[in-house]
RNA sequence: GGGGAAUUAGCUCAGAUGGUAGAGCGCUCGCUUUGCAUGCGAGAGGUAGGGGGAUCGAUACCCUCAUUCUCCA
Repeated sequence: GGGGAAUUAGCUCAGAUGGUAGAGCGCUCGCUUUGCAUGCGAGAGGUAGGGGGAUCGAUACCCUCAUUCUCCA
């Protein structure tokens, strides 16, 4: 320098081939216990890496930038 992939909740990751987003763990509260853990129930927490475009409508499509990983040279 060139090719490819990833970027969604604190962490690890799904998702619908476009109709305003979920799980596990973690966190908070309650029940259970003499207490802790476990178990059970409830809840908070993200508008989707930044920007732009097409669309009635985008996290999902197109362009660009950024970061990380990887392959080639």

This is a predicted structure of a 73-nucleotide RNA (transfer RNA) from Coccomyxa subellipsoidea C-169.
RNAcentral records the identical sequence in 2 taxa.
The coordinates come from a structure-prediction model, not an experiment, and the mean pLDDT is 80.
It matches the Rfam family "tRNA". About the family: Transfer RNA (tRNA) molecules are approximately 80 nucleotides in length. Rfam classes the family as a transfer RNA.
RNAcentral holds the sequence, with entries from ENA and Rfam.